[in-house]
RNA sequence: AGAGUUUGAUUCUGGCUCAGGAUGAACGCUAGCGGCAGGCUUAACACAUGCAAGUCGAGGGGCAGCAUGUCCAGCAAUGGAUGAUGGCGACCGGCGGAAGGGUGCGUAACGCGUGAGCAACAUGCCCUAUACAGGGAGAUACACCAGGGAAACUUGGUCUAAUAUCCCAUAGCAUUCAUUGAAGGCAUCUUUAAUGAAUUAAAGCUUCGGUGGUAUAGGAUUGGCUCGCGUGACAUUAGCCAGAUGGUGAGGUAACGGCUCACCAUAGCAAUGAUGUCUAGGGGUUUUGAGAGGAAGGCCCCCCACACUGGGACUGAGACACGGCCCAGACUCCUACGGGAGGCUGCAGUCGAGGAUCAUUCGCAAUGGGGGAAACCCUGACGAUGCGACGCUGCGUGGAGGAUGAAGGCCCUCGGGUCGUAAACUCCUGUCAUGUGGGACAAGAUGGCAUCCGCUAACACCGGUGUGCCUUUGAUGGUACCACAAGAGGAAGCCACGGCUAACUCUGUGCCAGCAGCCGCGGUAAUACAGAGGUGGCGAGCGUUGUUCGGAUUUACUGGGCGUAAAGCGUGCGUAGGCGGUCGCGUGUGUCGGAUGUGAAAUCCCGGGGCUCACCCCCGGAAGUGCAUCCGAAACUGCGCGGCUUGAGGCCGGGAUGGGUGACUGGAACACAUGGUGUAGCGGUGAAAUGCGUUGAUAUCAUGUGGAACACCGGAGGCGAAGGCGAGUCACUGGAACGGAUCUGACGUUGAGGCACGAAAGCGUGGGGAGCAAAAAAGGGUAGAUACCCUGGUAGUCCACCCCGUAAACGUUGCACAUUUGCCGUGGGGGGAGUUGACCCCCCCCCCGGCGGAGCUAACGCGUUAAAUGUGCCGCCUGGGGAGUACGGCCGCAAGGUUAAAACUCAAAGAAAUUGACGGGGGCCCGCACAAGCGGAGGAGCAUGUGGCUUAAUUUGAUGCAACGCGAAGAACCUUACCUAGGCUUGACAUGUGACUGCACGCCCUGUGAAAGCAGGGCUCCUUCGAGGGUGUCACACAGGUGCUGCAUGGCUGUCGUCAGUUCGUGCCGUGAGGUGUUUGGUUAAGUCCACCAACGAACGCAACCCCUGCGUCCAUUUGCCAACGGGUAAUGCCGGGAACUAUGGACGGACUGCCCCUUCAAACGGGAGGAAGGUGGGGAGGACGUCAAGUCAGUAUGGCCCUUACGCCUAGGGCUGCACACGUGCUACAAUGGCCGGUACAGAAGGAUGCAAGACCGCGAGGUGGAGCAAAACCCCAAAACCGGCCCCAGUUCAGAUUGGAGUCUGCAAUUCGACUCCAUGAAGUUGGAUUCGCUAGUAACGGCGCAUCAGCAUUCGGCGCCGUGAAUAAAAUCCCGGGCCUUGCACACACCGCCCGUCA
Repeated sequence: AGAGUUUGAUUCUGGCUCAGGAUGAACGCUAGCGGCAGGCUUAACACAUGCAAGUCGAGGGGCAGCAUGUCCAGCAAUGGAUGAUGGCGACCGGCGGAAGGGUGCGUAACGCGUGAGCAACAUGCCCUAUACAGGGAGAUACACCAGGGAAACUUGGUCUAAUAUCCCAUAGCAUUCAUUGAAGGCAUCUUUAAUGAAUUAAAGCUUCGGUGGUAUAGGAUUGGCUCGCGUGACAUUAGCCAGAUGGUGAGGUAACGGCUCACCAUAGCAAUGAUGUCUAGGGGUUUUGAGAGGAAGGCCCCCCACACUGGGACUGAGACACGGCCCAGACUCCUACGGGAGGCUGCAGUCGAGGAUCAUUCGCAAUGGGGGAAACCCUGACGAUGCGACGCUGCGUGGAGGAUGAAGGCCCUCGGGUCGUAAACUCCUGUCAUGUGGGACAAGAUGGCAUCCGCUAACACCGGUGUGCCUUUGAUGGUACCACAAGAGGAAGCCACGGCUAACUCUGUGCCAGCAGCCGCGGUAAUACAGAGGUGGCGAGCGUUGUUCGGAUUUACUGGGCGUAAAGCGUGCGUAGGCGGUCGCGUGUGUCGGAUGUGAAAUCCCGGGGCUCACCCCCGGAAGUGCAUCCGAAACUGCGCGGCUUGAGGCCGGGAUGGGUGACUGGAACACAUGGUGUAGCGGUGAAAUGCGUUGAUAUCAUGUGGAACACCGGAGGCGAAGGCGAGUCACUGGAACGGAUCUGACGUUGAGGCACGAAAGCGUGGGGAGCAAAAAAGGGUAGAUACCCUGGUAGUCCACCCCGUAAACGUUGCACAUUUGCCGUGGGGGGAGUUGACCCCCCCCCCGGCGGAGCUAACGCGUUAAAUGUGCCGCCUGGGGAGUACGGCCGCAAGGUUAAAACUCAAAGAAAUUGACGGGGGCCCGCACAAGCGGAGGAGCAUGUGGCUUAAUUUGAUGCAACGCGAAGAACCUUACCUAGGCUUGACAUGUGACUGCACGCCCUGUGAAAGCAGGGCUCCUUCGAGGGUGUCACACAGGUGCUGCAUGGCUGUCGUCAGUUCGUGCCGUGAGGUGUUUGGUUAAGUCCACCAACGAACGCAACCCCUGCGUCCAUUUGCCAACGGGUAAUGCCGGGAACUAUGGACGGACUGCCCCUUCAAACGGGAGGAAGGUGGGGAGGACGUCAAGUCAGUAUGGCCCUUACGCCUAGGGCUGCACACGUGCUACAAUGGCCGGUACAGAAGGAUGCAAGACCGCGAGGUGGAGCAAAACCCCAAAACCGGCCCCAGUUCAGAUUGGAGUCUGCAAUUCGACUCCAUGAAGUUGGAUUCGCUAGUAACGGCGCAUCAGCAUUCGGCGCCGUGAAUAAAAUCCCGGGCCUUGCACACACCGCCCGUCA
């Protein structure tokens, strides 16, 4: 000293929470010893029992009991007598029971604190001084006698004493009164001197030393009363008060006083908070805090109050009395029922209440108190001990050495790491605890003796913090302390470990169990739950809970705010109050300086000292920021007085103005009425309908009636305090600005309460009512539509009067004054210059606006009209919700307004700005996105995939685009992962170890069986008989798993998207997130390029580099080619040759906006020439940062989990092909641009040895027989549509071919479930397809065929990948749909619109 928490991130506002300290504490776990403190915070609830206030015989009468002595009786024990002595129960009397001790009920008060006052008072015991004590008297308790009563207690009679009581005397002094004088003060007055009058005292005891008594004065101490100031909450308590306020007189008191009473007067208190209600003992101090402040008042000290509850007095120096009295009440107890007794809030203790608080202990030894002459007695005050870790503080639980870093635990990447020098082990020590022994300080008490000093005539007496000697006393306690002995022996836990906050791993669990102070953890890899190991913190304690201060500047005096976060009253006038111009004089209220008194002690702080240290205790100092008094200062403030004119106001002048009120007037529009013309519609809407109209509407003309509002002017304009104000004229009236050579002289400003004004709607009464129009109605629209649209339509809107009193009454910005750079405009007034008069131009003041500097602000923004800088005053705010609500008060006719909470609940709510995403926001621009076209899908049949259903199984994955002819480039067995059945268990496969096996491995056979397998038999190597290698069996490590998790992963892939984007470095801007760059203007397919620019550069993407194709050149020339030359054939590059052409395949060239035109700063676009090709020539490959927890654990890899005679492995059969149905992708068609028959052409690219297969022959055909050639530019396989000719003639057909029957072919161990193909026969649906939807912009679509992979067979028309042939139409545009890019805007979204969120119901 701060931290966590609102957001994707940021700054701010703002609350919540944490870290610290404290505690009379409590609870959980744990616990060795001491010292010192503290210990019913709750029921001021009730209390059994014991004790807590007595003492004095030196006041008295006396003698119940005890002791001693004496006497008597008795042998004795013992008994009796005797107040004689020590003493003493009860009694009279004195002093003390008013202190000490307890508690905090009451009390908001002169109760407390502080400082004063009493000229208005008292004061026992103590001290000082003065004076005095003469004489007498009568009672009474006890006792005795006689009674009453259960008891408590009590009645009568007789007797007696005193320091008890009374009377007389004395009176210096005192008190009261009167007269005279003097002095002083503070108003009443006080003091003093003299004289006179009246009244009041006493007690004895004695050891003869004293002590006690009376009166007066003084002191000291203690108390009483009064006053200033300070000392809680609530205004949802605003008025209170009849002894109430004062006076006169009297009473009363120690004393003042309405304290009480009589009479008189009618005051007194209160917004500076009376009265009422609630709460509470106050202070020194304690605690926290940097301080200011907050909270508290237990222990200790001071004061107050109380003593079962309420009331009352008596006694006394003192009480209205804790352990006194009386009365009343409640409660408890006793009782003979008549009546009595009691008061723990003293110390212990009990019940109860409670989360919670101790012994019915010891002692008067010390300190102190009461009594006493004293000894002494009493003392639950006090001193001690006990109990409980309740607190503070101290000590210990060992020290040194010790690495095979032991064992064991935990973790592990299996190498190791860690607990850890920790332990063991070796050598030591002896605190505390234990045992034995010794053993205090506290004692300088008191008493006695001697002596010294003082006093004194004195060596009496008395006094002395004097000195010496003697004597006695200890509850704690045989304790503290000391010595000795023994032995590491008896002594460590608690909490935490996700962040805040120091400390990390494993296992278990699986939104369960649980944790949590806040944020938040837990849904199968949890450092957050539980356990363990380890670690951190503290330590005889540690955590938790409660309370309180702090942090919180989060009530802001120190030290906050109010445009948008909570917060300026809707506006003005103005009362109290606050604040206030300038000069002078006076005063000295505040203010400042000095001094004095006080501010108790303890506490805190500082310096010392004593307990071994510390806590603790003692001594000294400082401090106590305060109050009071005195002296002084006079700047500022206040007050008093006198001036001033600049603040403010008045007066004069000419202008401006929708300022207000009233009256009158006007035109346009509208509706209605009457009449005319005129005919079928009008009206209304996106489209309609309700409505109006043939009884004549709408339209149009004329006349009339009515109400409301005032076009243009009109404006960033004017006026007003705000609300608000708009046709014209008149009357009355308010305010402001400007100008002036004028007047007053601070008259000002703000303004709690108060008063007034106050839009619209609404209310009351009475008018008025054209248009508009809540409500209610009809129509439309809608899933619904109590809405938006339409048709009519009532209150209301208008007027007069009266209420209401609220608005986003907003500039969301209170009023006033002052200061502080500027530019531009608009309105009003004035001046200058100038003019015939003006405009333009310049200057001053005021009002209303725009932009901006400094400054301010969280930012946005404000910025001389401040949100800048200051001053004054008022109002208001203190997390969100509950709630501007409830209750109460006030106002209102009502509606309602105003004032204004709490319970409960959340950890946020919020402001501004940033980046994205989004918008049925905007701008710009792309894309077969639309449009324009061509051909399809959706209808039919079939194929194929998927869903669903079914099943023993129909294995599984993929699910919008981006799953669905997808994984699968090919399920009859195999594949195969599924099902049924039968089997195997170190295993079908890999590596290793141990043991056994002379047994090769392998091959063959038999039985059983569906096979696998099981059971058994035969043949057979080398040899150095050890072993090697191999095999088998057994056992063990392990194998194996298409089991789960693609949300634990790698890798790969899809998609946005071949869209043009995505970023970085440095700089600059911003408090920051972030921005800039990448925006802007052009341009492009493109963030492509150019220009400009606080940016300058760069990277990944774009493009290019690569491949194919299109043109050319060169080189090469076989298996390809054949133009020229030659040869040859029935014919053919067949042959010699050739290297021209084609082709093959290698290297180059070519295209770059290079050239021209137009326009431009430039880039570039458009057009043109040349060229095979022109603006990226066409196609391919190539996919930025990232998104979708997208897909894949079943291709492989891989963490974790799971199975292990099975979830592994083998085998047979079945299934993956199952079929009421739905969808996707395709094929074939519905026909004449066609079908069928015949004839005749033209490709490219692939493939071929378990292969491709020619020619030939057989079969209608699938195919068969047979086999030349070819490991390939060589041999093989090779087109169809097209074209030519013929038939069909619009029909379910010579279209279409499904389905079914029969007969076959081929592959294969096998074709039933379940292959393909051929032939014959059969000949279904279907006549161009609803809503909707897909592809395609040129060698493209469409149509046609050919090849290949997979493959035993199965895609010779159905899938995929390729190849060639034939070969179009349409668009050149930007309106819409979809997707995308850039800029901008709004946003309460950020899981980002498939968002967020409101209400109702459950």
A computed fold for a 1402-nucleotide RNA from an uncultured bacterium, annotated as small-subunit ribosomal RNA.